A computed fold for a 547-nucleotide part of an RNA from a Longimicrobiales bacterium, annotated as small-subunit ribosomal RNA, 5' domain.
The coordinates come from a structure-prediction model, not an experiment, and the mean pLDDT is 84.
Taxonomically the source falls in Longimicrobiales (Bacteria, Pseudomonadati, Gemmatimonadota, Longimicrobiia).

[in-house]
Context: one part of a larger RNA
RNA sequence: GGACGAACGCUGGCGGCGUGCUUAAUACAUGCAAGUCGUACGAGGAAUAGAGAGCUUGCUCUCUAUAGCCGAGUGGCGAACGGGUGAGUAACACGUGACCAACCUGUCUUCAGGUGAGGGACAACCUGGGGAAACCCGGGCUAAUACCGCAUAAUGUCUUUUUUUCACAUGGGAAUGAGACCAAAGGGGGCCUCUGCUUGCAAGCUCUCGCCUGAUGAGGGGGUCGCGUCGUAUCAGCUUGUUGGUGAGGUAACGGCUCACCAAGGCAAUGACGCGUAGCGGGUCUGAGAGGACGAUCCGCCACAUUGGGACUGAGAUACGGCCCAGACUCCUACGGGAGGCAGCAGUAGGGAAUAUUGCGCAAUGGUCGAAAGACUGACGCAGCGACGCCGCGUGUGGGAGGAAGCCUUUCGGGGUGUAAACCACUGUCAGGGGGGAAGAAUCCCGAGUGUUCGAAUAGGGCACUCGAUUGACGGUACCUCCAGAGGAAGCGCCGGCUAACUCCGUGCCAGCAGCCGCGGUAAGACGGAGGGCGCAAGCGUUGUUC
Numbered sequence: 001g002g003a004c005g006a007a008c009g010c011u012g013g014c015g016g017c018g019u020g021c022u023u024a025a026u027a028c029a030u031g032c033a034a035g036u037c038g039u040a041c042g043a044g045g046a047a048u049a050g051a052g053a054g055c056u057u058g059c060u061c062u063c064u065a066u067a068g069c070c071g072a073g074u075g076g077c078g079a080a081c082g083g084g085u086g087a088g089u090a091a092c093a094c095g096u097g098a099c100c101a102a103c104c105u106g107u108c109u110u111c112a113g114g115u116g117a118g119g120g121a122c123a124a125c126c127u128g129g130g131g132a133a134a135c136c137c138g139g140g141c142u143a144a145u146a147c148c149g150c151a152u153a154a155u156g157u158c159u160u161u162u163u164u165u166c167a168c169a170u171g172g173g174a175a176u177g178a179g180a181c182c183a184a185a186g187g188g189g190g191c192c193u194c195u196g197c198u199u200g201c202a203a204g205c206u207c208u209c210g211c212c213u214g215a216u217g218a219g220g221g222g223g224u225c226g227c228g229u230c231g232u233a234u235c236a237g238c239u240u241g242u243u244g245g246u247g248a249g250g251u252a253a254c255g256g257c258u259c260a261c262c263a264a265g266g267c268a269a270u271g272a273c274g275c276g277u278a279g280c281g282g283g284u285c286u287g288a289g290a291g292g293a294c295g296a297u298c299c300g301c302c303a304c305a306u307u308g309g310g311a312c313u314g315a316g317a318u319a320c321g322g323c324c325c326a327g328a329c330u331c332c333u334a335c336g337g338g339a340g341g342c343a344g345c346a347g348u349a350g351g352g353a354a355u356a357u358u359g360c361g362c363a364a365u366g367g368u369c370g371a372a373a374g375a376c377u378g379a380c381g382c383a384g385c386g387a388c389g390c391c392g393c394g395u396g397u398g399g400g401a402g403g404a405a406g407c408c409u410u411u412c413g414g415g416g417u418g419u420a421a422a423c424c425a426c427u428g429u430c431a432g433g434g435g436g437g438a439a440g441a442a443u444c445c446c447g448a449g450u451g452u453u454c455g456a457a458u459a460g461g462g463c464a465c466u467c468g469a470u471u472g473a474c475g476g477u478a479c480c481u482c483c484a485g486a487g488g489a490a491g492c493g494c495c496g497g498c499u500a501a502c503u504c505c506g507u508g509c510c511a512g513c514a515g516c517c518g519c520g521g522u523a524a525g526a527c528g529g530a531g532g533g534c535g536c537a538a539g540c541g542u543u544g545u546u547c
Base pairs, nucleotide, nucleotide: 001547002546003545004544006543007542008541009540010539013393014392015391016390017389018388019386020385021351026349027348028347030346031345032344035077036076037075040074041073044070045069047066048065049064050063051062052061053060054059055058084304085303086302094228095227096226097225098224099223100222103221104220105219108217110215111214112213113212114211115210116150118148119147125140126139127138128137129136130135156181157180158179159178160177162175163174164173165172166171186209187208188207189206190205191204195202196201197200230276231275232274237267238266239265242264243263244262245261246260247259248258249257279301280300281299282298283294284293285292286291306327307326308325309324310323329340330339331338332337357383359382360381361380365379366377367376368375369374396426397425398424399423406417407416408415409414430488432483433482434481435480436479440474446468447467448466449465450464451463452462453461454460491536492535493534494533495532496517497516498515502531503530504529505528506527512519513518
């Protein structure tokens, strides 16, 4: 000199963009943060219409029908993403480069084939019971894209025959024959060309969303290895599933991953093992570079979710807002038993030098569900608070005396503050008031139309395009314009040398200053005040850390 997620002191006008618990991975009141689908399903409620009954003549009850509405339940998908934190981890965790001939992959893409025929339940509901509650138990009824057999079946899996090809060691690919095994689910719209009855409706036709099997791609994940990756030798020996083999189990998959048996190996001064510290990288800061220090915000990866352990479900699990067990803690209790987990967004207490609102909105971007309308979304977009940082702007501009007053100083002549003020003439940024007023909006859907395609179709649907209409939290914000008027807007540090800037008074080794050298004991340019000056400026200094 630079830098900072800073803090402290004094001061403080405006705006833009960023950024804000570095400490207690401490404990959490309250609200919200993951739902959605009625075009999978049955029953229910309210509503409307019609019919009937009762009569208190405008209400109640019963039955039927209906597209849409509502919230529980079954079912599907999602909840493994998104968001937070850095405790642990010195490790294939991360980075980089290879490899898997040892692997998995829901949704999505492309392609091929199929979607036949049945069965029995369980919720909801009704009913009985237990319990303070959480909730639980028994009986009865019922639907499905829930569940379970059967059929069919290969290009699928396994066993096997033959052939061929490739090679990276175990081997891989392709073709061919045989045997065994394995699947499915329906929903919505329209129509009468075909079939059935023949009015029209269907089990018929058709469109569409699904379902099943296989292949393929994309994206995602799993595994192995080379190299890189802090300090300490006042840590020198470490290891028994340890090192290897055979066999078996297990896994999506290789493997001591696990087990049985066998052998006695394996690592280490090129630092094993131990201890301490630490998430890693892209990057950030500094520096001419080499290097050093760091790893906030943003992006990628990893790990964790009160502590420890465990599995279930699923394409996928560290399962933060899932389950079970144990521990600590908190809460409720009728004492029998239950409930909970902010390292999500706000917020509270505590800790601390120190770090924000219990805000608005799904309008945009993105995500989940849905055919869609749409719903949800503390992701996100915005607003609020903080000079915490960077950047920009303003606090006026021009004229105005050998030069007012005041103050300071003086050799008492004067000198300084100083064109500074007053005064004159202007301007109108920002702030203030009035008026106008965005971009961010493209879609989806709906309406009209055109083309194309499926179709028997002038029905209906799919796809593409054009036009119209609709949608804004921020926000009456940005911006523009008008009005008035210099009015509302300057401080902080320093002035002995380093180091730009000097005098007077007070004090008298006192009070005090100080980064280093050092000042102060009666004229102190170094202490305190004043005048003046120097530097930076909405900041200026101090402290801390780092180069």